[in-house]
RNA sequence: GUUGAUAAAGGCAAAUCUGACGAAAGCCAGAGACGCAAAGCCGCGGGUCCUCGCUUCCUUCGCGAUGUAGCAACACCGCGAUAGAUCCCAAGACCGCCGGGCUGCCGACA
Numbered sequence: 001g002u003u004g005a006u007a008a009a010g011g012c013a014a015a016u017c018u019g020a021c022g023a024a025a026g027c028c029a030g031a032g033a034c035g036c037a038a039a040g041c042c043g044c045g046g047g048u049c050c051u052c053g054c055u056u057c058c059u060u061c062g063c064g065a066u067g068u069a070g071c072a073a074c075a076c077c078g079c080g081a082u083a084g085a086u087c088c089c090a091a092g093a094c095c096g097c098c099g100g101g102c103u104g105c106c107g108a109c110a
């Protein structure tokens, strides 16, 4: 420098459960192992997720105007609230999604 065998010494720990934290994504501890040769560290680029604000669309409700000629009902418009989707922006989360940076154990080969 390249590489990772079914070797050895060891390491980490997905889902899930319990408890703590957080608005959430998520995180911490314990249990637990699906996996991992960087599944060690850095959110640096992309990506994904969450939330605030915002654009547009839409659901439902309320109020008001107009019309069908009174009420009701319906239609349509406006305003407000509301669940959802979406554009943009910002804060945050994930390095066990991909890439990048830094560091590193053991062995094999050169």
Stems, first nucleotide, its partner, number of pairs: 001109004011036002016031004021026001034096001040102003044099003047094003051090001053088001056085002060081005066075003

Predicted 3D model of a 110-nucleotide RNA (c-di-GMP-I-GGC riboswitch aptamer) from a Gammaproteobacteria bacterium.
The organism belongs to Gammaproteobacteria, within Bacteria.